[in-house]
Molecule: transfer RNA
Organism: Candidatus Omnitrophota bacterium
RNA sequence: GGCCCCAUCGUCUAGCCUGGUCCAGGACACUAGAUUCUCAUUCUAGCGACAGGGGUUCAAAUCCCCUUGGGGCUG
Numbered sequence: 001g002g003c004c005c006c007a008u009c010g011u012c013u014a015g016c017c018u019g020g021u022c023c024a025g026g027a028c029a030c031u032a033g034a035u036u037c038u039c040a041u042u043c044u045a046g047c048g049a050c051a052g053g054g055g056u057u058c059a060a061a062u063c064c065c066c067u068u069g070g071g072g073c074u075g
Stems, first nucleotide, its partner, number of pairs: 001074007010028004020058001030046005051067005
């Protein structure tokens, strides 16, 4: 240099192939409340994410292009 794969809440992960609704779902963590003599457990509620830019489309996490970062194969 060429080719391929990956990037989503604080962490892990589903959704992408086959575009569709309304707050993008779940687990753990964190915060508040309830329970408890206290802590823990349990219950309820909250918090919080599509790597960046552009394009296609009525509609994009999802399709296309470029960039960035990480990984692999190869000359």